[in-house]
RNA sequence: GAUUUAUAGAGAAGGGUGGAGAGAUCAGGCUCCGUGAAACCCUGGCAACCUACCGGCUUCGGAAAAGGUGCCAAUACCUGACCCGGCGCCGGUUACCCGGUAGGGGGAAUUAUAAAUC
Repeated sequence: GAUUUAUAGAGAAGGGUGGAGAGAUCAGGCUCCGUGAAACCCUGGCAACCUACCGGCUUCGGAAAAGGUGCCAAUACCUGACCCGGCGCCGGUUACCCGGUAGGGGGAAUUAUAAAUC
């Protein structure tokens, strides 16, 4: 780096260096930020994927948090790049109707983390 599986609306602080951005990509929003962003370091914490422990012995369950990670604003911040339906609003039209749009639901894709394999 690629593939597969699982999870993703919960949870979690302070200090130092730093000095303007950040929230995965693209687009539209929205939010955080000199009362100090990103990044790095120290201490602390949250959680429970893997290892060690107990039971079971296919699958798995339990306790704990020692070790390997991970994480510590907002649903992965929201929506779209798919589908369903669209009571509301706007525009066109003689009308039927058509187009756009706010909000709703469902899955996929993408992304992130862990483990295994190559």
The prediction has a mean pLDDT of 79. A computed fold for a 118-nucleotide RNA from a Bacteroidales bacterium, annotated as SAM riboswitch aptamer (S box leader). The source organism's lineage runs through Bacteria, Pseudomonadati, Bacteroidota, Bacteroidia and Bacteroidales. It was read from a public genome assembly, where an Rfam model found it.